[in-house]
RNA sequence: GCGUGAUUAGUCUAGUGGUUAGGAUUGGUGCCUUCCAAGCACUAGGGCUGGGUUCGAUUCCCAGAUCACGCA
Numbered sequence: 001g002c003g004u005g006a007u008u009a010g011u012c013u014a015g016u017g018g019u020u021a022g023g024a025u026u027g028g029u030g031c032c033u034u035c036c037a038a039g040c041a042c043u044a045g046g047g048c049u050g051g052g053u054u055c056g057a058u059u060c061c062c063a064g065a066u067c068a069c070g071c072a
Stems, first nucleotide, its partner, number of pairs: 001071007010025004018055001026044006048064005
């Protein structure tokens, strides 16, 4: 330099053109307990950046950034 893949919550991860963006973990509050831990309930926190297509984009397209792999 070229190609391929990935980027979603503090962390790991699922998914689809019309959703309340799901789960786990984490934090907070409450319940339980003599206390702690565990458990239960509730709650908080999310689409890498910019542009395009579309009535509507996390999803499709383009460019960029970062990471991984391969080729030279």
This is a predicted structure of a 72-nucleotide RNA (transfer RNA) from Clonostachys chloroleuca.
It matches the Rfam family "tRNA". Gene Ontology term of the family: triplet codon-amino acid adaptor activity. The family's RNA type in Rfam is transfer RNA.
The organism belongs to Clonostachys, within Eukaryota.
The RNAcentral record of the sequence draws on ENA.
The prediction has a mean pLDDT of 81.